[in-house]
């Protein structure tokens, strides 16, 4: 400078995104979804069906790679 959990409001089916409190950590925890991972599972399909399973067109950069820019010493 940023801002984890966590509280409070709000948008989403969810996952999770944004505001406000609030500080765990952080040279890149600044931008960005190309590649990999990982979360959800609304809609769709399947079942032995009031439930279960599979799917990304939904997310997650404070997962990791790669990309851009980037402070003092």
């Nucleotide at each position: 400078g940023u801002a984890a959990a966590c509280c409070g409001g709000u948008c989403g089916a969810a996952a999770g995104g944004c505001c406000g409190g609030g500080a765990c950590a952080c040279a890149a925890a600044g931008c960005a979804a190309g590649g990999g991972g990982c979360c959800u599972a609304a809609g769709g399909c399947g079942c032995a069906a009031u439930g279960c399973g599979c799917u990304a067109u939904g997310g997650c950069a404070g997962c990791c790679c790669a990309g851009c820019c980037g402070c003092c010493g």